[in-house]
RNA sequence: GGUGUAGCUCAAUUGGCAGAGCGUCGCAUUUGUAAUGCGAGGGUUAUGGGUUCAAGUCCCUUCACCA
Numbered sequence: 001g002g003u004g005u006a007g008c009u010c011a012a013u014u015g016g017c018a019g020a021g022c023g024u025c026g027c028a029u030u031u032g033u034a035a036u037g038c039g040a041g042g043g044u045u046a047u048g049g050g051u052u053c054a055a056g057u058c059c060c061u062u063c064a065c066c067a
């Protein structure tokens, strides 16, 4: 100096409803798997504060990782 967001990989268009892919689970399909289709679940946005009507986003502190 940079990065921390779902189990993993990453978005969120310069503050306005937190999402996708993969994975997991259920159903359909199949003699049975796989594949495919439909659906579901899963988040204290690293910690603690501040600003604001409103913070993943702006400011400060701490922690972890990278250089």
Base pairs, nucleotide, nucleotide: 001066002065003064004063007022008021009020010019016053024040025039026038027037028036046062048060049059050058
Model confidence (mean pLDDT): 81 of 100. The RNA shown here (transfer RNA) has 67 nucleotides and comes from a Hyphomicrobiaceae bacterium. The organism belongs to Hyphomicrobiaceae, within Bacteria. Rfam family: tRNA. Rfam classes the family as a transfer RNA.